[in-house]
RNA sequence: AGGAGUGUAGCUCAAUUGGUAGAGUAUCGGUCUCCAAAACCGACGGUUGUGGGUUCGAGUCCCUCCGCUCCUG
Repeated sequence: AGGAGUGUAGCUCAAUUGGUAGAGUAUCGGUCUCCAAAACCGACGGUUGUGGGUUCGAGUCCCUCCGCUCCUG
């Protein structure tokens, strides 16, 4: 320099060919227990990397830029 992949909750990852953004874990509260752990129940937590475009509607499609990984030279 050229090419490919990837970016979603604190962390690890989903989201069925565009139609209400979810799970596990962590944290907090409760039940249980002599206390704690485990187990169970609940709560909290998101400008979906940035900025634009297409569309009635974008995490998803298109473009730009940024971070990371890989390939070629």